[in-house]
Molecule: RNase P RNA; transfer RNA
Organism: Syntrophobacteraceae bacterium
RNA sequence: GGAGCAGGACAGAUGGUCGCGCGGAUUUCGCGAGGAAUCCGGGAGGAAAGUCCGGGCUCCGCAGGGCAGGAUGCUGGGUAACGCCCAGUCUCGGCGACGAGGAGGAAAGCGCAACAGAAAGCAGACCGCCCCGCCACGGCGGGGUAAGGGUGAAACGGUGAGGUAAGAGCUCACCAGUCCCGGUGGUGACAUCGGGAGCUAGGCAAACCCCAUCCGGAGCAAGACCGAAUAGGAGAGCGUUUGAGGGCUGCCCGUCCGAGCUCUCGGGUUGGUUGCUAGAGCCCCACGGCAACGGGGGGUCCAGAGGAAUGACCAUCGCCUCUCGCCGUCCAUGGACGGCCGAGGGAUACAGAACCCGGCUUAUGACCUGCUCCAGAU
RNA sequence: GGCGAGGUAGCUCAGUCGGUAGAGCAGUGGACUGAAAAUCCUCGUGUCCUCAGUUCGAUUCUGAGCCUCGCCA
Repeated sequence: GGAGCAGGACAGAUGGUCGCGCGGAUUUCGCGAGGAAUCCGGGAGGAAAGUCCGGGCUCCGCAGGGCAGGAUGCUGGGUAACGCCCAGUCUCGGCGACGAGGAGGAAAGCGCAACAGAAAGCAGACCGCCCCGCCACGGCGGGGUAAGGGUGAAACGGUGAGGUAAGAGCUCACCAGUCCCGGUGGUGACAUCGGGAGCUAGGCAAACCCCAUCCGGAGCAAGACCGAAUAGGAGAGCGUUUGAGGGCUGCCCGUCCGAGCUCUCGGGUUGGUUGCUAGAGCCCCACGGCAACGGGGGGUCCAGAGGAAUGACCAUCGCCUCUCGCCGUCCAUGGACGGCCGAGGGAUACAGAACCCGGCUUAUGACCUGCUCCAGAU
Repeated sequence: GGCGAGGUAGCUCAGUCGGUAGAGCAGUGGACUGAAAAUCCUCGUGUCCUCAGUUCGAUUCUGAGCCUCGCCA
């Protein structure tokens, strides 16, 4: 210098002028609801986004049993909870820093594997190789074989030796894998060592399924209160104890209420208050823990709008970049690199709270730190 | 703001234990006709919304993104 990997922090700063909406105080107008003016305080985010998970909160009569449905899926921990996070195990990718993993079960079941190929799931034989028979010496028929060729994403262990007509776990040695038994280390996933069986028991569960664990439904347009409006109008269907319909989850059981319920047409009101922002909050300090995190002490209050405020302009500085000028170094006369409290110009991302939190994912600007590989110089 | 459904040929829609995608209308060419319509024969047409993942293989299964539509007070 180039190519990368991991992590961190920020989201321009200060001042002035004019605005927007919220809260408080004072003055003033108004009978009142309330309005106006002045001053003070505070006024978007790391993702406010997607609404993909989890929780708080609220309502459904606190939700009982069964079926169905959904989610998760190595181990240990963290947490209010999670599909999130941390630490580890194993496998895979990368030369490496490091990264990724929905990672239980296919020797329970029902299944799937197009095309190609001889054969695709209790295997099988196209070419080849070997033996026998026939022959017109080109081959043909029967049998054996799975080492070699060929097909495929995948072909039923690998290498070597023995063996054989040719071959083959047919036999042996080593290796890999499976199962069983035992020892050691670890909380555990698992690692490692020894012995035995035996020659193989393939893939797909991110389709069904099995196993284990968890899950009631809806959502602040939830819900509560006040006000306004009004006629519960017309038609059709079902039903009144042989009970329609409704609540408790999608269904059933069970249980409670129960005389009205459903659909179509037509009509009225479509305002305000609350929920609402002090919370698993934020900052600092030391302690325990590898870490996620936990408990403790101190400080602090930090948007609450409701078609929806949070903005615009100017000055100075900062950051990035371009052009010009000056200075320095190098090669040697035109370039490269670096610096400037020199000048001028340009750019400044993604994006906007809507009940509130914890995560994930996606979008996005410029910066800093550490590490790895390659090349060059000293 | 919250909740739900969908995206396949020019248009309207099918497509399930994953194996290379169709139907109707429209369109092209031909026949019939003096010419046209109707009718008959024939033909083509896909980024299966996009990007990743699982798999030998994805319209289908899973995740993320984009777009469209519906419901609530």